[in-house]
RNA sequence: AGCCUUGUAGUUCAACGGAUAGAAUAGUGGUUUCCUAAACCAUAGAUUGGGGUUCGAUUCCCCACAGGGCUA
Numbered sequence: 001a002g003c004c005u006u007g008u009a010g011u012u013c014a015a016c017g018g019a020u021a022g023a024a025u026a027g028u029g030g031u032u033u034c035c036u037a038a039a040c041c042a043u044a045g046a047u048u049g050g051g052g053u054u055c056g057a058u059u060c061c062c063c064a065c066a067g068g069g070c071u072a
Stems, first nucleotide, its partner, number of pairs: 001071007010025004018055001027043005048064005
């Protein structure tokens, strides 16, 4: 320098172009317990950035940024 790939809650992962963006775990509050743990109930939290296509974009296209890989 070129090509491929990934980017979504604190973490690990889902999501036919139309769901209120969902789950597990972690967090917070509560029930239970002598206390803790476990269990149960409730609760808050996310689409890397900027454009474009579309009635509608997490999803498709372009550019950039960041991580990983291959080639030279």